[in-house]
Annotation: Predicted 3D model of a 75-nucleotide RNA (transfer RNA) from a Candidatus Woesearchaeota archaeon. RNAcentral holds the sequence, with entries from ENA.
RNA sequence: GGACCAGUAGCCUAGCUUGGAUAGGGCGUCGGCCUUCUAAGCCGAAGAUCGAGGGUUCAAAUCCCUCCUGGCCCA
Numbered sequence: 001g002g003a004c005c006a007g008u009a010g011c012c013u014a015g016c017u018u019g020g021a022u023a024g025g026g027c028g029u030c031g032g033c034c035u036u037c038u039a040a041g042c043c044g045a046a047g048a049u050c051g052a053g054g055g056u057u058c059a060a061a062u063c064c065c066u067c068c069u070g071g072c073c074c075a
Base pairs, nucleotide, nucleotide: 001074002073004071005070006069007068010027011026012025013024020058029045030044031043032042033041051067052066053065054064055063
């Protein structure tokens, strides 16, 4: 220098191909119930506007462009 893959809450992850409006789930955190206590279990709550910017569209996590970060391969 070139090709490919990935980036979504504190952590992990689904959704992207086929755009549809309040971004789902698990772990964790907080509160409550239960328990002699802890753990487990049950109930509830907070937390991400989706790596950044721009474009297309009535509407973008999703499509297009550029860039950033990480991984891997080629040279």